Background
c-di-GMP-I riboswitch aptamer from a Betaproteobacteria bacterium, 83 nucleotides, folded computationally. The organism belongs to Betaproteobacteria, within Bacteria.
RNA sequence: GGAUAUCAAAGGCAAACCUGAUGUAAGUCAGGGACGCAAAGCCACGGGGCCACCGGCAUUGCCAGGCCAGCCGGGUUGCAUCU
Numbered sequence: 001g002g003a004u005a006u007c008a009a010a011g012g013c014a015a016a017c018c019u020g021a022u023g024u025a026a027g028u029c030a031g032g033g034a035c036g037c038a039a040a041g042c043c044a045c046g047g048g049g050c051c052a053c054c055g056g057c058a059u060u061g062c063c064a065g066g067c068c069a070g071c072c073g074g075g076u077u078g079c080a081u082c083u
Stems, first nucleotide, its partner, number of pairs: 001083004012037002017032006035070001041076003045073003048068004055063003
């Protein structure tokens, strides 16, 4: 550097749900809790999905804006084994 989740070893993260906080909301954070995950570590670049208070245009809505990395792709970093 590459390949792999097959066998191991050390571990890691944390879905739904409950409680509290925050936000107009989608959602996020903390605690509890584990459905699962070889990147379920990080990044909103592309696609997709969700929200819609305020702003612009229009008054069937659209644009701007916000969110989702555990939706897919992409980029980047990392443990172990083999080579």
Model confidence (mean pLDDT): 80 of 100.